[in-house]
Molecule: transfer RNA
Organism: Thermoprotei archaeon
Formats: sequence, structure tokens, C1' cells
RNA sequence: GGGCCCGUAGCUCAGCCUGGAAGAGCACCGGACGCCCGACCCGGGGGUCGCGGGUUCGAAUCCCGCCGGGCCCG
Repeated sequence: GGGCCCGUAGCUCAGCCUGGAAGAGCACCGGACGCCCGACCCGGGGGUCGCGGGUUCGAAUCCCGCCGGGCCCG
């Protein structure tokens, strides 16, 4: 230098192919239970969907460029 894959909540990931506007588990906060803690149970907060641009009524999703990580080729 070239090819492929990945980047979404604090962490691990789903959703992307087929556009309709973002979810799960764990963690965190509050409550209930309990002598207390934990577990279980109820409720809650938390997101520029890596960045910029384009297409579209509408983009996490499609297109282009860039950045970061991994693997392979030279």
C1' cells in the first nucleotide's frame, strides 16, 4: 500500500441483509423483604448508534470519504 470484518448505554452484545426513528443482560440508583448485607421481587435513570457528507418524507440501517481496532496479502 491492498482486501475483509468490527465500532450501538459504564461493560458484553442484538437490531443493519429487508429504512419507519434504539433494545437485552450485567452494572448503577430508588423501593419492598430482612437485625444487617447479599440473593430474589418491583420501579427508574443512562445513547451525537466512531466522525463528516450524500440519498430519502424519514438513516443505527443504503452510498462516499475519514478515524480507530483486528485478521490476511504484498